Model confidence (mean pLDDT): 84 of 100. Transfer RNA from Candidatus Giovannonibacteria bacterium RIFCSPLOWO2_01_FULL_46_13, 72 nucleotides, folded computationally.

[in-house]
RNA sequence: GGCGGCGUAGCUCAGUGGUAGAGCGAGGGACUCAUAAGCCCUAGGUCGCAGGUUCGAUCCCUGCCGCCGUCA
Numbered sequence: 001g002g003c004g005g006c007g008u009a010g011c012u013c014a015g016u017g018g019u020a021g022a023g024c025g026a027g028g029g030a031c032u033c034a035u036a037a038g039c040c041c042u043a044g045g046u047c048g049c050a051g052g053u054u055c056g057a058u059c060c061c062u063g064c065c066g067c068c069g070u071c072a
Base pairs, nucleotide, nucleotide: 001071002070003069004068005067006066007065010024011023012022013021018055026042027041028040029039048064049063050062051061052060
């Protein structure tokens, strides 16, 4: 340098056009003599960046950035 894949919450990941979710983690509550487990609630996101298509983009298209694989 060519080709391919990936980028979404603190972490691991889902979501493939119509209000962004789960588990773990964090904070709180209730329970208990107390603690743990289990239960309930809450917070946390410019969906890598910019542009395009569309009534509407995390999703489709283009460029760029980063990471991984592969070929040379």